[in-house]
RNA sequence: UUUCUAUCAAGAGAGGUGGAGGGACUGGCCCUUUGAAGCCUCGGCAGCAUCGUUUCAGGUGUGCCAAUUCCAGCAAGCCCGCGGCUUGAAAGAUAGGAA
Numbered sequence: 001u002u003u004c005u006a007u008c009a010a011g012a013g014a015g016g017u018g019g020a021g022g023g024a025c026u027g028g029c030c031c032u033u034u035g036a037a038g039c040c041u042c043g044g045c046a047g048c049a050u051c052g053u054u055u056c057a058g059g060u061g062u063g064c065c066a067a068u069u070c071c072a073g074c075a076a077g078c079c080c081g082c083g084g085c086u087u088g089a090a091a092g093a094u095a096g097g098a099a
Stems, first nucleotide, its partner, number of pairs: 001099008013042005021031003025073004043065003047062005069091001074088006
């Protein structure tokens, strides 16, 4: 990197450093000098794999800690009027297996 399986409405932030971006992409919308990203420290949440255990607690490897994956992107159906709702895909993210 590709592919397969599972999950994605819940949950969980402070300090330091840093200075203008960030929320995958596109369009919206939003966060941000009352300080973005990144990095460091400490803390927290939760799932998977694994170790351990009678069970629980717990250890390890990863992940995450604004907004439903922030909403929509494609298709179908419904309400009905140029908008809304529902469902399923697609895309993306994470974990585990395989190549």
Predicted 3D model of a 99-nucleotide RNA (SAM riboswitch aptamer (S box leader)) from Fictibacillus solisalsi. Lineage of the source: Bacteria > Bacilli > Caryophanales > Fictibacillaceae > Fictibacillus. The sequence was found by an Rfam model in a public genome assembly. The prediction has a mean pLDDT of 82. It matches the Rfam family "SAM riboswitch aptamer (S box leader)". Its Rfam clan is "SAM clan".